[in-house]
A computed fold for an 85-nucleotide RNA from a Woeseiaceae bacterium, annotated as c-di-GMP-I-GGC riboswitch aptamer.
Its Rfam family is "c-di-GMP-I-GGC riboswitch aptamer". Rfam 15.1 lists 1,298 matches to the family in 717 species. Gene Ontology term of the family: cyclic-di-GMP binding.
Its mean pLDDT, the model's own confidence on a scale to 100, is 89.
The organism belongs to Woeseiaceae, within Bacteria.
It was read from a public genome assembly, where an Rfam model found it.

RNA sequence: AUUGAAAAGGGCAAACUCAUUGAAAGAUGAGGACGCAAAACUACCGGUCUAAGGGAGUGAACCUAUGAUAGCGGAGUUGCCAGUA
Repeated sequence: AUUGAAAAGGGCAAACUCAUUGAAAGAUGAGGACGCAAAACUACCGGUCUAAGGGAGUGAACCUAUGAUAGCGGAGUUGCCAGUA
């Protein structure tokens, strides 16, 4: 550098439940495991979600990210073990 997750040591934690927080999407903590070889970190690019505020409207739908998603994909940074070079 690259391939893999067989072995060894392990790690993370979906859905759901409770509590908190938020306008919402969601997030945090505890319980819990669907899965994950980076399911470690980073909103840079694309996608997706929400629409408080702003816009338009008689009104309801509607538009909009400065909000969110790293367990959607790409990209960047870091990393245990084993094999190969």